Predicted 3D model of a 71-nucleotide RNA (transfer RNA) from a Flavobacteriales bacterium. Rfam family: tRNA. Rfam classes the family as a transfer RNA. The coordinates come from a structure-prediction model, not an experiment, and the mean pLDDT is 84. Taxonomically the source falls in Flavobacteriales (Bacteria, Pseudomonadati, Bacteroidota, Flavobacteriia).

[in-house]
RNA sequence: ACGACCAUAGUUCAAUGGUAGAAUUUCGGUCUCCAAAACCGAAGAUGGAGGUUCGAAUCCUCCUGGUCGUG
Repeated sequence: ACGACCAUAGUUCAAUGGUAGAAUUUCGGUCUCCAAAACCGAAGAUGGAGGUUCGAAUCCUCCUGGUCGUG
């Protein structure tokens, strides 16, 4: 320099254009002599800017960051 892939919750991952979910984490509660475990509840996210569409995490373009490959 060129090419491919990736970017969603504090972390690891889902979501085939129509309500963004799970696990874990944190907090609160139940239980316990206390704690752990278990159970119940809550909090928390689509990298940025445009475009297409009635509707975008999803499709298109650019930018930013990261991984891999070629030379």